A computed fold for a 79-nucleotide RNA from Sulfurovum sp. 16-42-52, annotated as c-di-GMP-I riboswitch aptamer. The coordinates come from a structure-prediction model, not an experiment, and the mean pLDDT is 79. It matches the Rfam family "c-di-GMP-I riboswitch aptamer". For this family Rfam cites "Identification of 22 candidate structured RNAs in bacteria using the CMfinder comparative genomics pipeline" (Weinberg et al., Nucleic Acids Res, 2007).
RNA sequence: UAUUUAAUAUGGCAAACUUGUUGUGAAGCAGGGACGCAAAGCCAUGGGUCUUAUUGUUUAAGAUUGCCAGGUUGCCAAA
Numbered sequence: 001u002a003u004u005u006a007a008u009a010u011g012g013c014a015a016a017c018u019u020g021u022u023g024u025g026a027a028g029c030a031g032g033g034a035c036g037c038a039a040a041g042c043c044a045u046g047g048g049u050c051u052u053a054u055u056g057u058u059u060a061a062g063a064u065u066g067c068c069a070g071g072u073u074g075c076c077a078a079a
Base pairs, nucleotide, nucleotide: 003079012037013036017032018031019030020029021028022027035066041072042071043070045069046068047067048064049063050062051061052060053059
């Protein structure tokens, strides 16, 4: 430096629900709260799902990274 992940340590994030708030909406943000997570860090790039408008078909604009891939970055240290 690279790969892998049995064990260990420092810790980290935060589902449902709820309070406030933003949004037509999916949903987001902040607080409480922990179901869980070795990337449950980041990117909406591909797919999936959801929302809105149109609607015969379709098309467009959004949301979801804790749906699956992909890219990229990081902590400890046994082999």